[in-house]
RNA sequence: AUCCUGGUCCAGGAUGAACGCUGGCGGCGUGGAUAAGGCAUGCAAGUCGAACGGUUCUAAAGUUGAAGUUAUUGAGAUUACAUCAAGGUAGCGGAUUUUUUAGAAUAGUGGCGAACGAGUUAGUAACACCUUGGUACGUACCUCGAAGACGGGAAUAACCAGCCGAAAGGUUGGCUAAUGCCCGAUAGUCUCGCAAGAGUAAAUCUCGCAAGAGGCUUUGAGAUCGGCCUAGGUCUGAUCAGCUAGUUGGUGAGGUAAUGGCUCACCAAGGCUAUGACCAGUAGGGGAGCUGAGAGGCUGACCCCCAACGAGGGAACUGAGACACGGUCCCUACAUCUACGGAUGGCCGCAGUCGAGAAUAUUCGACAAUGGGCGAAAGCCUGAUCGAGCGACGCCGCGUGCAGGAUGAAGGUCUUAGGAUUGUAAACUGCUUUUCUGCCGGAUGAAGUAACGUCAUUUAUGGCGUUAUUGACCGUACGGCGGGAAUAAGGGGCUGCUAACUUCGUGCCAGCAGCCGCGGUAAUACGAAGGCCCCAAGCGUUAUCCGGAUUUAUUGGGCGUAAAGGGCGCGUAGGAGGUCCGAUGCGUCUUCCGUUAAAUUCUGCGGCUCAACCGCAGAUCUGCGGGGGAUACGGUCGGGCUAGAGGACGUUAGAGGCAGAUGGAACGCACGGUGUAGGGGUGAAAUCCGUUGAUAUCGUGCGGAACACCAAAGGCGAAGGCAUCUUACUGGGGUAUUCCUGACCCUGAGGCACGAAAGCGUGGGGAGCAAAAAGGAUUAGAUACCCUUGUAGUCCACGCCCUAAACGAUGUCCACUGGCUGUCUCGAGUAUCGACCCUCGGGGUGGCGAAGCUAACGCGUUAAGUGGACCGCCUGGGAAGUACGGCCGCAAGGCUAAAACUCAAAGGAAUAGACGGGGACUCGCACAAGCGGUGGAGCAUGAGGUUCAAUUCGACAAUAAGCGAGGAACCUUACCAGGGCUUGAAAUCCAGACGACAGGUUGCCGAAAGGCGACUCUUCUCUCAAGGACGGCUGGACAGGUGCUGCAUGGUUGUCGUCAGCUCGUGUUUUGAAAUGUUCCCUUAAGUGGGGUAACGAGCGCAACCCUUACCUGAUGUUAUAUGUGUCAUCGGGAACUGCCCUCAUUUUGGGGGAGGAAGGAGAGGAUGACGUCAAAUCCGCAUGGCCCUCUGAUGCCCUGGGCCACACUCGUGCUACAAUGGCCAGAACAAUGGGUUGCCAAGCCGCAAGGCGGAGCUAAUCCUAUCAAAAAUGGCCUCAGUUCGGAUUGAGGGCUGCAACUCGCCCUCAUGAAGCCGGAAUCGCUAGUAAUCGCGCAUCAGCCAUGGCGCGGUGAAUACGUUCUCGAGUCCUGUACUCACCGCCCGUCACUUCAAGGAAGCCGGGAAUACCUGAAAAUUCAGUUUCUGGGUCUAAGGUAAGUUCGGUGACAUGGAAGAAGUCGUAACAAGGCACGCGUAGCGGAAGCUGUGCGUG
Repeated sequence: AUCCUGGUCCAGGAUGAACGCUGGCGGCGUGGAUAAGGCAUGCAAGUCGAACGGUUCUAAAGUUGAAGUUAUUGAGAUUACAUCAAGGUAGCGGAUUUUUUAGAAUAGUGGCGAACGAGUUAGUAACACCUUGGUACGUACCUCGAAGACGGGAAUAACCAGCCGAAAGGUUGGCUAAUGCCCGAUAGUCUCGCAAGAGUAAAUCUCGCAAGAGGCUUUGAGAUCGGCCUAGGUCUGAUCAGCUAGUUGGUGAGGUAAUGGCUCACCAAGGCUAUGACCAGUAGGGGAGCUGAGAGGCUGACCCCCAACGAGGGAACUGAGACACGGUCCCUACAUCUACGGAUGGCCGCAGUCGAGAAUAUUCGACAAUGGGCGAAAGCCUGAUCGAGCGACGCCGCGUGCAGGAUGAAGGUCUUAGGAUUGUAAACUGCUUUUCUGCCGGAUGAAGUAACGUCAUUUAUGGCGUUAUUGACCGUACGGCGGGAAUAAGGGGCUGCUAACUUCGUGCCAGCAGCCGCGGUAAUACGAAGGCCCCAAGCGUUAUCCGGAUUUAUUGGGCGUAAAGGGCGCGUAGGAGGUCCGAUGCGUCUUCCGUUAAAUUCUGCGGCUCAACCGCAGAUCUGCGGGGGAUACGGUCGGGCUAGAGGACGUUAGAGGCAGAUGGAACGCACGGUGUAGGGGUGAAAUCCGUUGAUAUCGUGCGGAACACCAAAGGCGAAGGCAUCUUACUGGGGUAUUCCUGACCCUGAGGCACGAAAGCGUGGGGAGCAAAAAGGAUUAGAUACCCUUGUAGUCCACGCCCUAAACGAUGUCCACUGGCUGUCUCGAGUAUCGACCCUCGGGGUGGCGAAGCUAACGCGUUAAGUGGACCGCCUGGGAAGUACGGCCGCAAGGCUAAAACUCAAAGGAAUAGACGGGGACUCGCACAAGCGGUGGAGCAUGAGGUUCAAUUCGACAAUAAGCGAGGAACCUUACCAGGGCUUGAAAUCCAGACGACAGGUUGCCGAAAGGCGACUCUUCUCUCAAGGACGGCUGGACAGGUGCUGCAUGGUUGUCGUCAGCUCGUGUUUUGAAAUGUUCCCUUAAGUGGGGUAACGAGCGCAACCCUUACCUGAUGUUAUAUGUGUCAUCGGGAACUGCCCUCAUUUUGGGGGAGGAAGGAGAGGAUGACGUCAAAUCCGCAUGGCCCUCUGAUGCCCUGGGCCACACUCGUGCUACAAUGGCCAGAACAAUGGGUUGCCAAGCCGCAAGGCGGAGCUAAUCCUAUCAAAAAUGGCCUCAGUUCGGAUUGAGGGCUGCAACUCGCCCUCAUGAAGCCGGAAUCGCUAGUAAUCGCGCAUCAGCCAUGGCGCGGUGAAUACGUUCUCGAGUCCUGUACUCACCGCCCGUCACUUCAAGGAAGCCGGGAAUACCUGAAAAUUCAGUUUCUGGGUCUAAGGUAAGUUCGGUGACAUGGAAGAAGUCGUAACAAGGCACGCGUAGCGGAAGCUGUGCGUG
């Protein structure tokens, strides 16, 4: 990477929603889902005066006639006159009284209503609801029919008077009316009764002049509404399995409108339940709504139907109807008032308020319409309703302009610097006016009602006409005119899923995130900007439901290995069932009828400008009931059959079971004999046994356990399991033949029985083996593996336990579907004397395989194929087969069996790799065989470390470390200190002024760089001007950086590895990843070649071509040489190919040997390095993206000095040695490659020498280095010693290079003479002209720290049996839990943090029920002085008690999950280093170890 399994996530639709950002208009809907929590205030049920008596008011007509006033009279007073004056009379006046009539109003009596309408969903798992059917019933108002309505009476409210109380209210006495109440009459119809018979009613009331109208009583019928019953349907839990005492039924009685244990008395003992009773949890039900292709799933807001409820609980009254939301009584809680004695209240009506909450509106208008109550009516009432208001809460509609407009403006963004994009977008021009605004006009919704007129008909009444009059919304919808683009766009997203990408900022930070996952310096994933995408007055988020999810699978899934077959059988309920006939018509099919309310949905048509919305019509409503019909199939009933099944008779194989008896080998022990020093055990040892005689060996006896060979892929059994031989008893199977029974069958929830090993109990037994335990080893440790001992146990009897990888990981039964080949067993046939052999049939047990199936592996007549019947089981991983509960067990424990929490996977099969302390084959100086080294010493050099102002930087296993560096005293140089410069040391361009600046010489300061001066010189076109070139200066663009990132890169390089590999095209195979080719056989150094082959070809590699070298030859040529000649050089050619012979193998390629040859099987060496690996190395060779430093004077540039050379230490690579195969001395031999004019440098001379002087020759086959060597060889000395070995170190004196040798150069001479006597563990190189050893040259370079590197030649070995082992590599097979690929993965304890859950002494709270106590109101009953009081019965509430159930909390202890870098080990994955796993038992820090049986995964 693949296929499959399987979960998770997402895109869609929906909502009474909420939240965030935003918000122009209208229509239609919709809005307290939480606290059935508490409520201030107002309103939500009244009406009738044509039922009644009153009361009040008004008007009219009467009546009474006060005060006052006028006139008159006048007792009396005063008295001169005038006069005053009680009183009387008359008039006016009209207070007041009263009567009648008319009108208006209404506290009370009375009637009707208040049981509707409105609200809510607490309770309820139930005849509550839905569908269907029924009847033992009731029904005010309404309709129709019939009959009646006669005569009397007693009260009572109001009212009056008195009294009590704070109030609410009450009480006493008195008067009065009715359509209030009572009595009597009548009563055909009504009720009871067989009948006779008995019983039961009213309002002649109100209005009206009247006609008449409205009402009243009884009854029949209807309509409507209701009561009750009934079958079916109606959530979850079995970790709720038994429940029930009025319980189930009967008889009788009571009660009710009515049936009924509804209630009571008595009698009987029943009733319900696995088709889920009872219990617990949750919940109003339906029409319908959302979703879905559908089947389904989820929901029960708005609207409609039903139910239930009205602060919590109980009860009745009234009434047609209630056990009554805005009635009554009582209890409880809460609240309010109070004068403390009492009293009052119930918004789950409409508004509104507090509270709680994420969250849900106005204390609005009107009865105009619709509807309701009352009324004869007018009318009154109506928070029903109609309207308005608030909320984008939802659905629908409209708008925020339209057209033109390129210089593609500006601005923004990006850029490869050209441009691209925003973008016809804007500006600008023209147009339009929905909307907005101003003004004007202006509906529908109105139907009715009243009056009048008229017509019709049987009255009632209805139709028509005229007139008057009724609108909250509302001057609203709508229309017209004017104005002017005017008033109106946002939200989310842009990695993939999923439509849409760039730049900047940030740097595992800040943050994002539905899932996978982004972010650690180039982020399309964070934040911003620009651009783009989607939707749009909205857009997103959150929550919830359906879908996708065939992921609970009826439609429509599975169970060998992925999760899943019960350990196995017998069998109950249940399910399913052969063949023929008849019946039935239950299922089934068909037709008709009834119902399935309306709304909703769908289709069509229509109305609001469209739509949403609404109206009409049709369809649908898949259901239930009834009638008719059909009878194939299934059911049921009846009768047959024999093919299923069973039985009988014959025969047969077998470790089938149980019990008894029995045999030999081995082992152990005991005794005795022989015999002597060991034995035993292991990788090696030790513990152990043995001189008290072991081991070994012989004999005798005893003991227990297991049964070699036969023996097998074999046999038997349901499974577990079963093996010496024999006897008895016994189960099952096969086969053959006929006969018998007649579907008796299959499966099988519960249930019952059996069930390896381990384990438990009791009693035996105990040889061997052997948990635990002890000791010895191993080891870092070793609670293990190994060893020596050894107890339970293993064995027997009886009783438990009941689990296993109890596996074929494959339930049982039946049927069907090609074969080939073994084996066991039975039978038949042919044949035979007989037995084999052979053929056929049946049953078992194996192998390979057609079709088919399967994800693949595989299965394949013994199915995992094709079908049928029944059962069991599964639904992501972990938590967990655990907790809690229950059942079982002596215990261990078993069976049943969750959740919280957590993860985004876990898993199966197969593929390619990588890996294996897996296998096979092959190769390599890989090992071995050899030679010489390193590791020890001193020195050189590099690295680490340390130090330092700096010791510049890079490189770090192999693949860093004499590497970059093939030349660090200055320079180099990048580092440090100090001094300087700032368009800069060098580059390009522009502008300005200067003309010379510069250069040269020189003065001063300075360490220098540099700074300040002086002198000199002074260009081209040219007459000046001007311009050009040039130069420095100033300013500006810019330069510069060995600063960072090799994990942004190019290029280059190392390594595996000069290993033989790495791939492709086409074809083929496979569902696919992939495979094939490239595997296999032979062969090769080689994927070299050959053969075979579903492959055939090809490419990069191998080889060859190239260079050097070895042989021959041709040509040419300088030089060498005196010439011939010829080494050599250059350019060509030839030669080697297993060509020839023998042999091995053979189909060939090829291997071995030989000849010839200079060379032989690639002659030797070099160059050449496949696909790739290591984010290998290098930004300090160079180039380069990005970042950083630069008027802040530097990380740039210059200079002086220092450093890179430091030095307790460690490592790498080398050199020189330790000596006699040597050292020294002497004379004397033999090379090659190279280099040279700033050079190599000869001869000669000087110096011991380094070197100096000198200058010939040479641009080189000519001259020089260089007479070119050294080792070797010859001769001599040294004689085994820290030496005539070794040369470090140091001193002195010199030489050379260079501006300069202090830090810090090389060389020479003299002197000095250290360590070191062959090197621990370990480790390196080399297979022939190689190793070893000897010197020579070159690059770099003034010189040189070169013992380094690169080359050259001289001398010149040893060894390879072989591939067991180490390392590396290749090919194939295999295992895998690895794929960052074994430096992998991964398990458990412990320590720390967080989280959820279970247990827990207890503590707290809720629910339901039981027993007992107390016991209100009401009802009922009894007694009494009969408006009432008292007692009893019953019950709500309350209390007490013991339990039960659910939840909260809880010290403490336990397990679990999660958490970047903790501790201990290494259990598993490879033979995982002791194969792993399952059950069980013991043990151990932990993974785990050991015993025992089993599995192969």